[in-house]
RNA sequence: CGGAGAGUUUGAUCCUGGCUCAUAUUGAACGCUGGCGGCAGGCCUAACACAUGCAAGUCGAGCGCGUCCCUUCGGGGGGAGACUGGCGCACGGGUGAGUAACGCGUGGGUAUCUGCCCUGGGGUGGGGGAUAACCGCUGGAAACGGCGGCUAAUACCGCAUACGCCCUUAGGGGGAAAGCCGAGAGGCGCCAGGAUGAGCCCGCGUCUGAUUAGCUUGUUGGUGGGGUAACGGCCCACCAAGGCGACGAUCAGUAGCUGGUCUGAGAGGAUGAUCAGCCACACUGGGACUGAGACACGGCCCAGACUCCUACGGGAGGCAGCAGUGGGGAAUAUUGGACAAUGGGCGCAAGCCUGAUCCAGCCAUGCCGCGUGAGUGAUGAAGGCCCUAGGGUUGUAAAGCUCUUUCAGUGGUGAAGAUAAUGACGGUAGCCACAGAAGAAGCCCCGGCUAACUCCGUGCCAGCAGCCGCGGUAAUACGGAGGGGGCAAGCGUUGUUCGGAAUUACUGGGCGUAAAGGGCGUGUAGGCGGAUUAUCAAGUCAGAGGUGAAAGCCCAGGGCUCAACCCUGGAACUGCCUUUGAAACUGGUAAUCUAGAGUAUGGAAGAGGGUGAGGGAAUACCCAGUGUAGAGGUGAAAUUCGUAGAUAUUGGGUAGAACACCAGUGGCGAAGGCGCUCACCUGGUCCAUUACUGACGCUGAGGCGCGAAAGCGUGGGGAGCAAACAGGAUUAGAUACCCUGGUAGUCCACGCUGUAAACGAUGUGUGCUAGCCGUUGGGGUACUUUGUACUUCAGUGGCGCCGCUAACGCAUUAAGCACACCGCCUGGGGAGUACGGCCGCAAGGCUAAAACUCAAAGGAAUUGACGGGGGCCCGCACAAGCGGUGGAGCAUGUGGUUUAAUUCGAAGCAACGCGCAGAACCUUACCAGCCCUUGACAUGGGGGUCGCGGCUUCCAGAGACGGAAGCCUUCAGUUCGGCUGGACGGGACACAGGUGCUGCAUGGCUGUCGUCAGCUCGUGUCGUGAGAUGUUGGGUUAAGUCCCGCAACGAGCGCAACCCUCGUCCUCAGUUGCCAUCGGGUUCGGCCGGGCACUCUGGGGAAACUGCCGGUGACAAGCCGGAGGAAGGCGGGGAUGACGUCAAGUCCUCAUGGCCCUUAUGGGCUGGGCUACACACGUGCUACAAUGGCGGUGACAGCGGGAAGCGAAGGGGCGACCUGGAGCCAAUCCCCAAACGCCGUCUCAGUUCGGAUUGCACUCUGCAACUCGAGUGCAUGAAGUCGGAAUCGCUAGUAAUCGCGGAUCAGCAUGCCGCGGUGAAUACGUUCCCGGGCCUUGUACACACCGCCCGUCACACCAUGGGAGUUGAUUUUACCCGAAGCCGGUGCGCGAACCGCAAGGACAGGCAGCUAACCACGGUAAGGUCAGCGACUGGGGUGAAGUCGUAACAAGGUAGCCGUA
Repeated sequence: CGGAGAGUUUGAUCCUGGCUCAUAUUGAACGCUGGCGGCAGGCCUAACACAUGCAAGUCGAGCGCGUCCCUUCGGGGGGAGACUGGCGCACGGGUGAGUAACGCGUGGGUAUCUGCCCUGGGGUGGGGGAUAACCGCUGGAAACGGCGGCUAAUACCGCAUACGCCCUUAGGGGGAAAGCCGAGAGGCGCCAGGAUGAGCCCGCGUCUGAUUAGCUUGUUGGUGGGGUAACGGCCCACCAAGGCGACGAUCAGUAGCUGGUCUGAGAGGAUGAUCAGCCACACUGGGACUGAGACACGGCCCAGACUCCUACGGGAGGCAGCAGUGGGGAAUAUUGGACAAUGGGCGCAAGCCUGAUCCAGCCAUGCCGCGUGAGUGAUGAAGGCCCUAGGGUUGUAAAGCUCUUUCAGUGGUGAAGAUAAUGACGGUAGCCACAGAAGAAGCCCCGGCUAACUCCGUGCCAGCAGCCGCGGUAAUACGGAGGGGGCAAGCGUUGUUCGGAAUUACUGGGCGUAAAGGGCGUGUAGGCGGAUUAUCAAGUCAGAGGUGAAAGCCCAGGGCUCAACCCUGGAACUGCCUUUGAAACUGGUAAUCUAGAGUAUGGAAGAGGGUGAGGGAAUACCCAGUGUAGAGGUGAAAUUCGUAGAUAUUGGGUAGAACACCAGUGGCGAAGGCGCUCACCUGGUCCAUUACUGACGCUGAGGCGCGAAAGCGUGGGGAGCAAACAGGAUUAGAUACCCUGGUAGUCCACGCUGUAAACGAUGUGUGCUAGCCGUUGGGGUACUUUGUACUUCAGUGGCGCCGCUAACGCAUUAAGCACACCGCCUGGGGAGUACGGCCGCAAGGCUAAAACUCAAAGGAAUUGACGGGGGCCCGCACAAGCGGUGGAGCAUGUGGUUUAAUUCGAAGCAACGCGCAGAACCUUACCAGCCCUUGACAUGGGGGUCGCGGCUUCCAGAGACGGAAGCCUUCAGUUCGGCUGGACGGGACACAGGUGCUGCAUGGCUGUCGUCAGCUCGUGUCGUGAGAUGUUGGGUUAAGUCCCGCAACGAGCGCAACCCUCGUCCUCAGUUGCCAUCGGGUUCGGCCGGGCACUCUGGGGAAACUGCCGGUGACAAGCCGGAGGAAGGCGGGGAUGACGUCAAGUCCUCAUGGCCCUUAUGGGCUGGGCUACACACGUGCUACAAUGGCGGUGACAGCGGGAAGCGAAGGGGCGACCUGGAGCCAAUCCCCAAACGCCGUCUCAGUUCGGAUUGCACUCUGCAACUCGAGUGCAUGAAGUCGGAAUCGCUAGUAAUCGCGGAUCAGCAUGCCGCGGUGAAUACGUUCCCGGGCCUUGUACACACCGCCCGUCACACCAUGGGAGUUGAUUUUACCCGAAGCCGGUGCGCGAACCGCAAGGACAGGCAGCUAACCACGGUAAGGUCAGCGACUGGGGUGAAGUCGUAACAAGGUAGCCGUA
């Protein structure tokens, strides 16, 4: 000093994998907010354009002018200004356009130069001719000139001199200087050395793209020149033909580089603002001049674009210096002060200049510090918010009381920075005093990640959102509020970078199934490589030296009150270079070896490959014979063939293709692949044996070769099969599956193609790491050698340990442990697609993106669910039967329609004779109308009255209600007080009320799977885990019932049993029940006495348990048969409904949260409606008849009910019914039977069946039967003659059939709940339909098959490819033009200094002009690359409810998938 994770794929799990978040960071911007100070920072965009001012001058001690003052006119002094001359202007300052480069970094090298500075040596002599300024004339608008004349110098030019110096043919030749001030130093020139700075060269390092693979002609080298300060193709001439490149040349894109900065544990990644070093640039492009230094930011020339001035002739300009302006942009400051300090230029100096710099101003842009108060203060104030109404919270927070004064404010004082003078900052910092809590808090968040919760509003709206996701009426997720959390003069958001991300993995990942092994081989480069010895020292290691600028980071110390910041020192800078060593390892060299590899010899197996020949079976066709009506084909058919003789069968012939049996997780091959027999040619492998070679090896980017099927070309061939195609079927359709035909093709030869699910989804090679069993080939050993056993090498399989793996699984044939090399992967879709390139005849192949879009896509395993998967097993599930429904009429319910209303709910089974065990009013919730408003009902308090209530009559009214009169009655307690209870009416207020909404907010209750046999838990064990085990298995059962087995052992809820009832017996009891025995009576009835035996009633008990026997089974559980028994294997029936499912039903039973209504959505009343009626459905009743109808006659129950009741006898009526009133509070009385039987009749018909409908007349209930009750009589007599597709119930006292009772109820029953009477048929069986249970299997389902999901089409939006073209950028080639400029040539147009007396000359040198070469810009032509737009067009993506089908997931209903057509 040192490493954190989380959310999100699923019903759940583990893994893979992407996306997202938490951290830090920033030259930032935006939103809200904003007190102070210190230190820093501040155009990231348009290297866009710039008004204005300033940013480089200085020297009179180089020189001449010029002018002012003084003057003793001798002169002296001062100072602007321009000019000449010197130095500076190449520094400082700015910017990052260009540049992928020796540009930068680092380390070296030297063919070089270096003003000013330092050191040393030796000089500074003597001359000359000009020129600017100035003057005059003159051109121009201006800028700026022209001509003539005068003049100086540290300007210029000769001459002299030469210690060093340079050249040299080694004889010689050449080359300097300046003066000025002055006391001096200083100045100038030459030489040498130093210092500083610069130039050039080299090693190494320095982004992306191969969809850029070849580039290069001054190119590479040489020779000789030229040129430069200097090396060099730097340039030129000639010669040679080289040079660079897969270790990435060239090209394209992007980019200033570094010290550093940010991040990170580090390695790395990103970055290159501020500060520092280097480079490059200065409007764009080119060029040189001057100079020590420039190809020169504030110099020059030219070209171009732009701007400005102009008298149109010409001129001027370059903020990427400091300010500032416009513009661009999300965005970045003052046209400030000063040279006081530091530094720079010039000067001897004074000094001048300095937008370098130092300061100030603006900006929360960042970092750091401080403050906005402190203490005390509970009636826990008020207010707010919540509330279960009690309280809680805001909250010691406030107020109040007691203090303090940092910062800001006011006043005063007042620095350091300055070694003498000089202070912009600055009256600043600091210090002192004063006043007063006084002037100073916001922002974001509160569903999870992630710290912090409630209320209201809203109602898939408005909105939120970083990811997952919130919002559809109870939102901790939106908006507001209260409260809370976080940070704080800031807080959030957005953008950026690193991190997390081991998500490019060097540290530190992978490739059987998740993305990923190349289809296979051969082999080049490359990488890697056996044993021993010696040596070298490249790698490697160690020591030393040099360098690694400063700043920064880190450590220590110090200075600002602290910190930020700054200063000093140290460490570090992981690097490079030089040098000295070491020699183990790697490497080089030399030598040796045999274990790797190979060769030789002898054997062996084989569908290895190629070529040729031969063979039989089968199919088809042809010929002939026999033979006759069908054949063929299918789920069933048809198309098709056949009386012109098919199919079948026999004989003969022809043709092509493929080779049965043997045949085997057998063999061979590198893979693809290879299968009749023989011959020839040929590759590889294995075994054995020793001899030889001596590392010759492994892998393998590119390259080359091979490479199924389909396909292509040419030519053959063509039996069978068979894309396309045709027909027949199937079907809603059927461009399919099935059938009948049938062409390419399948076959051969030659040539292409080069892909497959080319798979072991597993690259090659080597070594190591338990075994067991099989099989193929060879060898060895031992034996009783037609063989067996053991063993060894090479192959090929099964199981299995260690180990590995997410799991599945792999496991000496590794997916284990290691090494070497190659290939490949980095979320899904878009897409193996587009574009480009290469290949191909084509089809197409190889290589291979992006935009856009999604929060996943995936792997393995788990639990379920599901399957037109499998196995086992149940159920009136089917089957076997009996009777129905569906047809008719009617009843009833529902839908629909209608209506003022036809109240509401129930909706597959599991709504529909359901809620409704009974709508004329009521009910009633609906509609119309009329009324009431503290209310029809409850509680509370205050005042009034004392009854309440019932009855009668009258008035108005439809009634509710309102009004009036009369009668009856006079509550309880009492302290005798309207005092209390209670009641009544009136008023005001809290409130009542709601069948209003939400059953998807709920409780409760209920339906259903299902009386199905299941559903779970504890502990243990197994698995990383979800989970499994138990509960599976073998038997058995009605049953998870029981037995056995078993990593399970136990347990719970269910099953069963316990409960009720029916069936047998016993016992107890004996009225209202019963009557055997005894008696009585006659109204002959248990009627009476009597009795309790029987029946019966209702209490208690017994009985049935596979207990017994036989068989079977496993010696079990159990099953089968039998005995006994009233009953036998659960004896019949009932009650009883596990965990759960269906957001199943019910807010209209009740209860209840929330919402809503409050003179109405509450309450009352009258009338109407729920009873409607073209229709449709469900459930029933009655029938269609003779097993019947009708008439007559004659028997037999049980469950129940009865006082506002059941109601007998008797009487009346045809009857409903009426009358009557006995008896009965009911084992006492009453309600109370029918079918059946017997006799008669009807005789098969719309009837003597059937009873609808309708008419008339009645009865009953009730306030009231019109809408709208039931019943009766007479009359009327409809449909209907057994019911299509389809469908329901029932397994025994059941179905069927017959009646009876009850609840509701005034009345109303074909419904419902019960009761008894009569009383069958059938079950071979489990293939099929439906439902269910267990095990197993597949799955892309989990809202769970009513699942999931694919493609076209239609619509909208988005990005993208092609596209006639068009616009622009860039680049290449060829040519044209060719400014300025340098160099070359020319230079008889010139030319002060020199020479010469002059005329004149003019060499070494020079100028103008002309000219050749080079060259910027420009132009022409042809290409390359990139980008924008583009009618139309191609596919792609996305998008709550579109269309068509059903491809895939289950055997997905034709198994699926891959390649190809």
Predicted 3D model of a 1461-nucleotide RNA (small-subunit ribosomal RNA) from an uncultured prokaryote. The coordinates come from a structure-prediction model, not an experiment, and the mean pLDDT is 85. The sequence is in RNAcentral, with records from ENA.